[in-house]
Context: one part of a larger RNA
RNA sequence: CUGGGCGUAAAGCGCGUGUAGGCGGAUAAGUAAGUCAGAUGUGAAAGCCCUGGGCUCAACCUGGGAAUUGCAUUUGAAACUGCUAAUCUAGAGUAUGGUAGAGGGAAGUGGAAUUUCCGGUGUAGCGGUGAAAUGCGUAGAUAUCGGAAAGAACACCAGUGGCGAAGGCGGCUUCCUGGACCAAUACUGACGCUGAGACGCGAAAGCGUGGGGAGCAAACGGGAUUAGAUACCCCGGUAGUCCACGCCGUAAACGAUGAGAACUAGCUGCUGGGUAGCUUGACUACUUAGUAGCGCAGCUAACGCAUUAAGUUCUCCGCCUGGGGAGUACGGCCGCAAGGCUAAAACUC
Numbered sequence: 001c002u003g004g005g006c007g008u009a010a011a012g013c014g015c016g017u018g019u020a021g022g023c024g025g026a027u028a029a030g031u032a033a034g035u036c037a038g039a040u041g042u043g044a045a046a047g048c049c050c051u052g053g054g055c056u057c058a059a060c061c062u063g064g065g066a067a068u069u070g071c072a073u074u075u076g077a078a079a080c081u082g083c084u085a086a087u088c089u090a091g092a093g094u095a096u097g098g099u100a101g102a103g104g105g106a107a108g109u110g111g112a113a114u115u116u117c118c119g120g121u122g123u124a125g126c127g128g129u130g131a132a133a134u135g136c137g138u139a140g141a142u143a144u145c146g147g148a149a150a151g152a153a154c155a156c157c158a159g160u161g162g163c164g165a166a167g168g169c170g171g172c173u174u175c176c177u178g179g180a181c182c183a184a185u186a187c188u189g190a191c192g193c194u195g196a197g198a199c200g201c202g203a204a205a206g207c208g209u210g211g212g213g214a215g216c217a218a219a220c221g222g223g224a225u226u227a228g229a230u231a232c233c234c235c236g237g238u239a240g241u242c243c244a245c246g247c248c249g250u251a252a253a254c255g256a257u258g259a260g261a262a263c264u265a266g267c268u269g270c271u272g273g274g275u276a277g278c279u280u281g282a283c284u285a286c287u288u289a290g291u292a293g294c295g296c297a298g299c300u301a302a303c304g305c306a307u308u309a310a311g312u313u314c315u316c317c318g319c320c321u322g323g324g325g326a327g328u329a330c331g332g333c334c335g336c337a338a339g340g341c342u343a344a345a346a347c348u349c
Stems, first nucleotide, its partner, number of pairs: 003321004007303002012317001014201004021194003025088003029084003033081002035077008049065006091191001092188004096183004103177007110154001114150008125136002162169002206247006215241002220236004258316006266294012278281001298305002322349003331342004
C1' cells in the first nucleotide's frame, strides 16, 4: 500500500454557518483531456520464461523467440466522465395565502409562597430527630391577624405535548426577530450535497469588574451517630446560585447512533396542516410534516434495530487499530487563572 470497522466490544467532532476540495438531475449537439482500439518508434545486454544446439549427462556455455504489463508520436472510436455552448423541470429556491409553537432578544407587569421588619392578640414553649442535642424563646418566641420591604422561582394548565442546529426553552402583556409546516398556482432554471482549515453558538461549575442577595447552599463552625466519622442525620453558614458586561469552551454535550439522497410489509396512538364524503359528528376515509409504541423481510456476537434502520445502496466528512503507562510528559497554540486543544515514548502485561 492492499483491509476491516465506529448503538452497547476501540471508534461519530457538543452543534451549526461555510472556504478549498470531493461528489452531483434530464435531453440533444459539439469537442476529444480522461477512457478504448490500431500503427510506428523506443523499452541496452545479461538474467527469468519457451524452444533448438555444444561439452558422455547436468551444472555451465550458446542460437532464436517471447516477455519487458511502460513512455512518446500518430491514426481512429465517442458509450461513460470532463469541457463548451444550448434547452428542460422531477432536485434546490423565490413569490402568494394560511397555521401551530416554553424558538431568540428587550421592556413592562401579576399572584401564591418564603424570609426579614413594624404593629395587634396571646403565653411557655418552639424547632428538630430513629432518639436526641446544638439552636430559637419571658429582653415575649412558636402560633395567629394586619401592614411594609426584598429577592428568586413561576403551582394548576402539563401531555413518551410543542419549539429549537445543538446547548436548551415554561406566569402574563407589548415591541423587535429567526425557523418550520400546509395548500394551490406562478416564477428562477441544477443555483445542489458534503465540508479539511476557518468562523460562530455552546449546560453546569469556575474566573474578572460592578451590582444584588429572599430561599437554598460547597467551604467552614457546632450538635449527634460511631471503635473512629475529616461522612450520611440535625442547627447554623460564606462563596456561589440572580443581574450587566467580559472570559472560560468542557459534560453520560447521549438516541452513547455524523450529514444528505433513493429504495424496501404492515398495525396502533399523539401533535400541526390540508382534501373528500355523507348519516354534519367528540364522524369516516385519504394525504402531508413531525413524534411515540409494536412488528415482517433483512441485519446483528447477542441485546436489539426495523420507512425516524442498526435493512439495501450512493456521495462527502470525522474517527478506531490490544490493556496499562496516558488523554499523561515535552513542544506549540489558546486562557487572567483554573485549565483547554493538539499529543508521544521508555517500560510493562
The part of an RNA shown here (small-subunit ribosomal RNA, central domain) has 349 nucleotides and comes from a metagenome. Its mean pLDDT, the model's own confidence on a scale to 100, is 89.